[in-house]
Source information: Predicted 3D model of a 701-nucleotide part of an RNA (large-subunit ribosomal RNA, domain II) from a Candidatus Aenigmatarchaeia archaeon. The RNAcentral record of the full RNA draws on ENA. Its Rfam family is "Archaeal large subunit ribosomal RNA". Rfam links the family to the GO terms ribosome and structural constituent of ribosome.
Context: one part of a larger RNA
RNA sequence: GACAAGGAGUUUGUCUCUGUAGCAAGGUUAACGAAGGAAGCCUUAGCGAAAGCAAAUGCCCCGCAUCUUCGGAGAGGGGGCUGGGUGUGAAAGUGCCCAUAGUUACAGGGAUAAGACCAGAAGCCCGACGAUCUAGCCCUUAAUAGAAUGAAGUCCGGGGAAACCCGGAUGGAAGUUCGCACCCGUGUUGAGAUUCAAAUCGCUGGGAUAAUUUGGGGCUAGGAGUAAAAAGCUAAUCGAGUUGGGCAAUAGCUGGUUCCUUCCGAAAUGAACCUUAGUUCAGCCUCGCCGGAGACGGUUAAGGGGGUAAAGAUACUGAUCAGGUAACCAAGGAGAGAAAUCUCCAGUUACCCUGUCAAACUCUGAAUCCUUUAUCGUCGUAGAUGGCGGGAGUGAGGGCCUGGGGUAAACUCAGUUUCCGAAAGGGAGAGAACCCUGCUCAAGGUUAAGGUCCCCAAGUGCUUUUUAAGUGAGGAAAGGCGUCUUGCACCUCAGACAGUGGGAAGGUAGGCUCAGAAGUAGCCAUCCUUUAAAGAGUGUGUAAUAGCUCACCCACCGAGGUUCAGGGCCCUGAUAAUGGACGGGACUAAAUAAGCCACCGAUACCUUGAAACUCGAAAGAGAUUUGGUAGGAAGGUAUUUUGCGGGGGCGGAAUAUCCGGCGUAAGUCGGUUUGGACCCCGUUAAAUCAAGAAUCUUGUC
Numbered sequence: 001g002a003c004a005a006g007g008a009g010u011u012u013g014u015c016u017c018u019g020u021a022g023c024a025a026g027g028u029u030a031a032c033g034a035a036g037g038a039a040g041c042c043u044u045a046g047c048g049a050a051a052g053c054a055a056a057u058g059c060c061c062c063g064c065a066u067c068u069u070c071g072g073a074g075a076g077g078g079g080g081c082u083g084g085g086u087g088u089g090a091a092a093g094u095g096c097c098c099a100u101a102g103u104u105a106c107a108g109g110g111a112u113a114a115g116a117c118c119a120g121a122a123g124c125c126c127g128a129c130g131a132u133c134u135a136g137c138c139c140u141u142a143a144u145a146g147a148a149u150g151a152a153g154u155c156c157g158g159g160g161a162a163a164c165c166c167g168g169a170u171g172g173a174a175g176u177u178c179g180c181a182c183c184c185g186u187g188u189u190g191a192g193a194u195u196c197a198a199a200u201c202g203c204u205g206g207g208a209u210a211a212u213u214u215g216g217g218g219c220u221a222g223g224a225g226u227a228a229a230a231a232g233c234u235a236a237u238c239g240a241g242u243u244g245g246g247c248a249a250u251a252g253c254u255g256g257u258u259c260c261u262u263c264c265g266a267a268a269u270g271a272a273c274c275u276u277a278g279u280u281c282a283g284c285c286u287c288g289c290c291g292g293a294g295a296c297g298g299u300u301a302a303g304g305g306g307g308u309a310a311a312g313a314u315a316c317u318g319a320u321c322a323g324g325u326a327a328c329c330a331a332g333g334a335g336a337g338a339a340a341u342c343u344c345c346a347g348u349u350a351c352c353c354u355g356u357c358a359a360a361c362u363c364u365g366a367a368u369c370c371u372u373u374a375u376c377g378u379c380g381u382a383g384a385u386g387g388c389g390g391g392a393g394u395g396a397g398g399g400c401c402u403g404g405g406g407u408a409a410a411c412u413c414a415g416u417u418u419c420c421g422a423a424a425g426g427g428a429g430a431g432a433a434c435c436c437u438g439c440u441c442a443a444g445g446u447u448a449a450g451g452u453c454c455c456c457a458a459g460u461g462c463u464u465u466u467u468a469a470g471u472g473a474g475g476a477a478a479g480g481c482g483u484c485u486u487g488c489a490c491c492u493c494a495g496a497c498a499g500u501g502g503g504a505a506g507g508u509a510g511g512c513u514c515a516g517a518a519g520u521a522g523c524c525a526u527c528c529u530u531u532a533a534a535g536a537g538u539g540u541g542u543a544a545u546a547g548c549u550c551a552c553c554c555a556c557c558g559a560g561g562u563u564c565a566g567g568g569c570c571c572u573g574a575u576a577a578u579g580g581a582c583g584g585g586a587c588u589a590a591a592u593a594a595g596c597c598a599c600c601g602a603u604a605c606c607u608u609g610a611a612a613c614u615c616g617a618a619a620g621a622g623a624u625u626u627g628g629u630a631g632g633a634a635g636g637u638a639u640u641u642u643g644c645g646g647g648g649g650c651g652g653a654a655u656a657u658c659c660g661g662c663g664u665a666a667g668u669c670g671g672u673u674u675g676g677a678c679c680c681c682g683u684u685a686a687a688u689c690a691a692g693a694a695u696c697u698u699g700u701c
Base pairs, nucleotide, nucleotide: 001701002700003699004698005697006696011114012113013112014111015110016109017108018107019106020105021104022103023102026042027041028040032036046053047052056082058081059080060079061078062077066073067072083098084097085096086095087094088093117256118255119254120253124246125245126244127243128242129241135220136219137218138217139216140215142213143212144210146178147177148176149174153170154169155168156167157166158165159164182207183206184205187203188202190201191200222238224234225233226232259636260635261634262633263632264631269282270281271280272279273278283394284393285391286390287389288388289387290386294379295378296377298376300374301373302372303371304370305369310364311362312361317358318357319356323352324351325350326349327348328347332345333344334343335342336341397420398419399418401415402414403413404412405411425436426435427434440610441609442608443607444606445605446604450600451599452598453585454584455583459597461596462595463594464593466591472587478572479571480570482569483568484567485566486565487564489562490561491560499556500555501554502553503552505529506528507527510524511523512522535550539548540547611626612625613622614621615620637690639687640686641685643683644682645681646680647679648678656673658671659670660669661668662667
C1' cells in the first nucleotide's frame, strides 16, 4: 500500500412538547402480590412573606366555520361593562386572580443528571518495585614501562669573633616534566547513518604517584536520594524514576461519525460575559397549531421632510496670494542730530483691489432617499400580514460598487442593493465573487454576453475616416516644424511668405564716463537731414578703430502665406534578472473611429413528451412550482432476530460469477454457471441495523 473483518447519538431517572390510545371533573397505582393493595402523585382556587382569608354558571357588542325564512342567527374566537376573591392601605386606589380539562400508557423530537456520539493529551493523587547503569560514602583487594628535572638533609673544602655564608660532591622531594599500560573524550560539521554500534570507527588530543585508576561486598530513593552544581545522575526513562490503580481524569481544542428520494432553506449581525477558537438572549431558517382579511420592497403622480454632492466668497466664521491707501509704531534694523527727538525699513490694524480655500463656513443647493395619500402592479379565503408552540444552525466571513480614514495596500471602517459563501452552464487564454444567465429528465429550435482569417462554430461583409507606431496588444507628469482636422485674425497680382542680387547714408566718434568707449563695457538722452530706405542701432567682432550682419528699402520671382486658440491618432518619457509572448499563428487590417446588414453562440427563452411537487374527491389547474452548504420537515430501501400465519428446498437452499428485466433512487426480480443445506413471504415486536476516510484497530498478502 491493497484486500477482508471490526469501528461512533446508546441506556436509565426526571422535566417538556407532538402524535396515538384509554378514562374523564377526574386520572393513576407503588412496594408486595392470587384476588387485591387507595398510601402517594397530578388536576379540580386563588391571593398573601406569613398568620390566614377565600371567588360571575352576570350583562352588552363584534364575528370565523356552520345554518338560514337571505333579514339574520352564530358553537369555538375577540372586545367592553358591572360585580367578586385576596394582598397592601385610614381611605382613594392599585398588584395578582374569578368556571374549565385533565390524567395514565406507548412511540417520537428536545432538555437535564450520569463516561452520555467515538478516538486523543500533557498532567494530579495513592500504593508497590528499583543504586547489576549511574552519583556519593563505607569495608576489603588490585594497578601505575621507561626517561627528565634535581628541594631539604648529609659529607668534604674555604671564609668568619659569631650569626651564618660560598664552592664541590652526595641525596632523591614534588596534587613536578616528557611519555606506554590504564583512565578520559579536545578538534574533525572525516567515516558510519535500515550502522560493527539506539553514541561506534579513524586521525588528532588531555591526565598518567594522585583530589589517581580499579575488582568484590555494602549503605542512601521519588518532592526523595546523591551531586567539586550541569537542574547533572537515580537501569537506553528525569525541571520530579518505573509500575499498578483512582480512570472511560478533563479537553470551550483536533480528527472521524456508515442507505435513498422529496419539500423548504440560513448565518458570519446586535447585546452581555476574565469575553472575543466559547456560551446565553435577540435577529435570520424550518415544522405544527391558532386566527380570519387584507399585505407590500415595485410603477406613476401629488403633498410634506432634509442641508449631503456640487457650487459660492460685500452672505457669516476662519484661512490665504500679490499690491495699494490710511492710521499706529512698545521692542527690532538703518540714517540724521550735542541731546530731546525726527525720518525710513520691518511690523500691527482697518479699508480697497487681484488671485485662491474649508469635515467641525453657507447667500445657495441637486440626484438618490424618507414619510403620507391616490393610481396601476404583485401576493392573499387553495388562508396572506399577524400570534403561539416544537426543532435548529449561525454568531472567524469575503468580492465588486458607493462613501469616511490612510502616502498606499488583496489595508481599514461604514452603507444598501448585489454576488461568492451555499451556484452549475456560456464569455473574459487560464480564473470563488467581472459580463450573460439561476441546472427536474429527454429531444428539437431561437437568442444573451461575447464573437465571425487559421487554430475554433460563424463575414477574408458593406460605407466613410484615422494610424505607419506592429500603435493596436499595460502606463503619468512633461515634451514633439510627426500627421489629419476645426475656428478667429492679419498680409497678399497696387506682387504677400521664403530665396537670390543690390542698398543700408549725412550732422556724428550724440553727451557723460573712461587709459580707450567711435551704433554695439556702463550711465543719460534718443533728435534733425538726404532719401526708395536706413535704429544715435539686432547680433558677431576690435585694445579702441576697422570688418561682417540685422532691422528697413529696391529689384528678380509669381500664389498663396503668417500668427494664435483648440480637437483626433501617433512619437519620446518607457528600466530586471533562462529565450518568450496580442491565448498562439499571423495581421497594415485580421488595427482604430462612426454607422449598417447577416451569421455563430448557454442548462437562458420557445415547442413537444415524461417525472415530481402544491391544490383538488376526481377530472384537472399551476399566469413566475423543480440549484443548494449548516439546518428543519416528510416518505421510503436494506440487515439481524421474537411471536403468529403461510410457503420453498438434495428433482439442489444460502453464497459467489456473468447476463437480462423493473424502479427517480436506496434497491428488487429472473436466467446461466458455482455451491452442497438451509431459505423466503405477510404481519407483529425488538435492535450491538448500513462504512471510504478517524497519522483508526486486527488479520492476510

Its mean pLDDT, the model's own confidence on a scale to 100, is 83.